Record summary
This is a predicted structure of a 97-nucleotide RNA (Guanidine-I riboswitch aptamer) from Ureibacillus aquaedulcis. Its mean pLDDT, the model's own confidence on a scale to 100, is 82. Lineage of the source: Bacteria > Bacillati > Bacillota > Bacilli > Ureibacillus. Its Rfam family is "Guanidine-I riboswitch aptamer". From the family's description: This family represents a conserved RNA structure found upstream of the ykkC and yxkD genes in Bacillus subtilis and related genes in other bacteria.

RNA sequence: AGAAAGGUUUUCUAGGGUUCCGUAUCGGUAUUACGAUAGUCUGGUCCGAGAGAAAACUACGCAAAGCGUGACACGGAAGGACAAAAUCCUGGGAGAU
Numbered sequence: 001a002g003a004a005a006g007g008u009u010u011u012c013u014a015g016g017g018u019u020c021c022g023u024a025u026c027g028g029u030a031u032u033a034c035g036a037u038a039g040u041c042u043g044g045u046c047c048g049a050g051a052g053a054a055a056a057c058u059a060c061g062c063a064a065a066g067c068g069u070g071a072c073a074c075g076g077a078a079g080g081a082c083a084a085a086a087u088c089c090u091g092g093g094a095g096a097u
Stems, first nucleotide, its partner, number of pairs: 007057006015047002020044002022041001023038005058070005072092001074095001078090003
């Protein structure tokens, strides 16, 4: 100085916030409807991992039915999206080793 299937998708999880629902408080009312505030509200919906899990596809190898391999991975600050935030995206980036 440089390469890589270090691939794609789905489901889920750690995690994340607060549009909607629910909950709590307050207002209001007729014990409705409705409105305000609260995520320093357990939650449902929602977002969600390169360095978390599983599956399917896929790539490669083989003696081709099928089997095997896909290892390893420390990491800011800043910015961006959606209502908002994040272990989301920029990004296996900068940097470190």